[in-house]
RNA sequence: GGGUCCAUAGUUCAAUGGUAGAAUAUCUCUCUCCAAAAGAGCAGACCUAGGUUCGAUUCCUAGUGGGCCCGCCU
Numbered sequence: 001g002g003g004u005c006c007a008u009a010g011u012u013c014a015a016u017g018g019u020a021g022a023a024u025a026u027c028u029c030u031c032u033c034c035a036a037a038a039g040a041g042c043a044g045a046c047c048u049a050g051g052u053u054c055g056a057u058u059c060c061u062a063g064u065g066g067g068c069c070c071g072c073c074u
Base pairs, nucleotide, nucleotide: 001070002069003068004067005066006065007064010024011023012022013021018054027041028040029039030038047063048062049061050060051059
């Protein structure tokens, strides 16, 4: 330098054009003499910038970061 895949909640993962969910962690409550465990509940995210579209996490382009393969130089 070329190809390819990935980026979503603190963490691990879904959703793939039409209100972004789950598990876990944090926090609150119940239970308990207290704590743990268990149960209930709240809050929390689409890598960045453009484009297409009535509507974009999703499609297109560029960029940023990361994984893998190939090539060049030494």

The RNA shown here (transfer RNA) has 74 nucleotides and comes from Candidatus Kaiserbacteria bacterium CG10_big_fil_rev_8_21_14_0_10_51_14. The sequence is in RNAcentral, with records from ENA. Taxonomically the source falls in Candidatus Kaiseribacteriota (Bacteria, Bacteria candidate phyla). The coordinates come from a structure-prediction model, not an experiment, and the mean pLDDT is 83.